[in-house]
C1' cells in the first nucleotide's frame, strides 16, 4: 500500500401511535415519538411484487321521463409503496 473480516467512536435515518396540512383513497409532507435499520441513501411506464379506485367501463336497484340523475357491487392505474425483493451509488476501516 492492497484485499478480507467488521470492533469501537462520532454522527445518520425513524415503524407503530399522535398533532397539523394535502389528497376521493392508497399515501405524502411537517412537529412529537423511537419499532427497528450498515445503505431504513437514491431509483416507481420501460424488473418482480404489493396498496388504493376519484374518473372511466359493466351490472343491480331507485327516481325521472328520453336517455339524465342517484345508490350499491365488480373491473381497471394513469395514482401510490424503495422500511417487500430488486437495481444504482456510498462513510468509518481496530485486533
Nucleotide at each position: 500500500a492492497u484485499a478480507a473480516c467488521a470492533a469501537u467512536a462520532g454522527g445518520g435515518c425513524a415503524c407503530a401511535c399522535u398533532c397539523g396540512u394535502u389528497g376521493a383513497a392508497a399515501a405524502a409532507c411537517g412537529g412529537g415519538g423511537u419499532c427497528g435499520c450498515a445503505a431504513a441513501a437514491c431509483u416507481a411506464c420501460a424488473g418482480g411484487g404489493g396498496c388504493u379506485a376519484u374518473c372511466a367501463c359493466a351490472u343491480u336497484u331507485c327516481c325521472a321521463a328520453u336517455u339524465g340523475g342517484a345508490u350499491a357491487u365488480g373491473u381497471u392505474a394513469u395514482g401510490c409503496c424503495a422500511g417487500c425483493c430488486a437495481g444504482u451509488u456510498a462513510c468509518c476501516g481496530a485486533a
Molecule: c-di-GMP-I riboswitch aptamer
Organism: Paenibacillus typhae